Predicted 3D model of a 72-nucleotide RNA (transfer RNA) from a Nanobdellota archaeon. The organism belongs to Nanobdellota, within Archaea. The coordinates come from a structure-prediction model, not an experiment, and the mean pLDDT is 81. It matches the Rfam family "tRNA". The RNAcentral record of the sequence draws on ENA.
RNA sequence: GCGGAAGUAGUAUAGUGGUUAGUAUAUUGCCUUGCCAAGGCAGUGACCUGGGUUCAAAUCCCAGCUUUCGCA
Numbered sequence: 001g002c003g004g005a006a007g008u009a010g011u012a013u014a015g016u017g018g019u020u021a022g023u024a025u026a027u028u029g030c031c032u033u034g035c036c037a038a039g040g041c042a043g044u045g046a047c048c049u050g051g052g053u054u055c056a057a058a059u060c061c062c063a064g065c066u067u068u069c070g071c072a
Stems, first nucleotide, its partner, number of pairs: 001071007010025004018055001026044006048064005
């Protein structure tokens, strides 16, 4: 330099055009217990950046950034 893959809560991930962006974990509060752990309930917290298509974009398209794999 060329080509492929990936980027979503602190972390790991689901979500192939529409309905509150879901789950686990973490964290905060409460309940339970003599205490801790475990458990239960509730809360907090996310779509890499910019542009485009569309009535509607995490999702499709373009460019960029980062990570990773392959080729040279």